[in-house]
RNAcentral holds the sequence, with entries from MGnify. The RNA shown here (c-di-GMP-I-GGC riboswitch aptamer) has 73 nucleotides and comes from a marine sediment metagenome. Its mean pLDDT, the model's own confidence on a scale to 100, is 83. The model forms 95% of the base pairs in the Rfam consensus.

RNA sequence: UUGAUAAAGCCAAACCUGCCGUGAGGCAGGGACGGAAAGCUACAGAUCUCAAUUGAGAUGGCUGGGUUGCCAA
Numbered sequence: 001u002u003g004a005u006a007a008a009g010c011c012a013a014a015c016c017u018g019c020c021g022u023g024a025g026g027c028a029g030g031g032a033c034g035g036a037a038a039g040c041u042a043c044a045g046a047u048c049u050c051a052a053u054u055g056a057g058a059u060g061g062c063u064g065g066g067u068u069g070c071c072a073a
Stems, first nucleotide, its partner, number of pairs: 001073003010035002015030006033061001039067003043064003046059005
């Protein structure tokens, strides 16, 4: 740098239950649609929420960027 038809593994969508939050949504347990970073990061864009005020927030499993990492070549 590239790759996953392999091996060892890893993560966990929707949905359900409980809790937190005005909300988007988050956390824990169950669950498994999928993933080659579905690890982290809110820097740029995009979408969403609250407010109505020029602001504040959410989503990286929306796209890109940064950064760390298993295996093979």